[in-house]
Molecule: transfer RNA
Organism: Strongylocentrotus purpuratus
């Protein structure tokens, strides 16, 4: 320098146009002499940043970043 992939909840990841889900975890609550199971419920994300496209963008287009990766 030059390709390719990734960026979404505290972690791992779904979700590929129509106002975001899952396991784990974390909160309360039942249960229990307690704990831990188990059950029930609840918090928690301006989807990595700036423009376009569109009636609408997490999703398509471009550009940046930052992380891994391949070639030089």
């Nucleotide at each position: 320098g030059g390709g390719g992939a990734u960026a979404u909840a505290g972690c791992u990841c779904a979700g590929c146009g129509g106002u975001a889900g899952a396991g784990c975890g974390c909160u309360c609550g039942c249960u229990u002499u307690g704990c831990a199971u188990g059950c029930g419920a609840g918090a928690g994300g301006c989807c990595u940043c700036g423009g376009g496209u569109u009636c609408g963008a997490u999703c398509c287009c471009c550009g940046a970043u930052a992380u891994c990766u391949c070639c030089a």